Description
Transfer RNA from Richelia sp. RM2_1_2, 74 nucleotides, folded computationally. It matches the Rfam family "tRNA". Gene Ontology term of the family: triplet codon-amino acid adaptor activity. The prediction has a mean pLDDT of 82. The organism belongs to Richelia, within Bacteria.
RNA sequence: GGUUUCGUAGCUCAAUUGGUCAGAGCGACCGACUCAUAAUCGGUAGGUUCAGGGUUCAAUCCCCUACGAAACCA
Numbered sequence: 001g002g003u004u005u006c007g008u009a010g011c012u013c014a015a016u017u018g019g020u021c022a023g024a025g026c027g028a029c030c031g032a033c034u035c036a037u038a039a040u041c042g043g044u045a046g047g048u049u050c051a052g053g054g055u056u057c058a059a060u061c062c063c064c065u066a067c068g069a070a071a072c073c074a
Base pairs, nucleotide, nucleotide: 001073002072003071004070005069006068007067010026011025012024013023019057028044029043030042031041032040051065052064053063054062
């Protein structure tokens, strides 16, 4: 330098021929239990889906650009 894949909650990830509030586990916080802590159980909060633009009635999803990461080729 070229090709491909990826970028979603604090972390690890899902969400599929584009459609009904973007969810799960861990973590955080509150509560129950306990003499107390841990474990366990219940609940709550937390997201401009990396950024910009396009297509569409509607975009996490399709297209383009930039940025970043990984793998392969040279």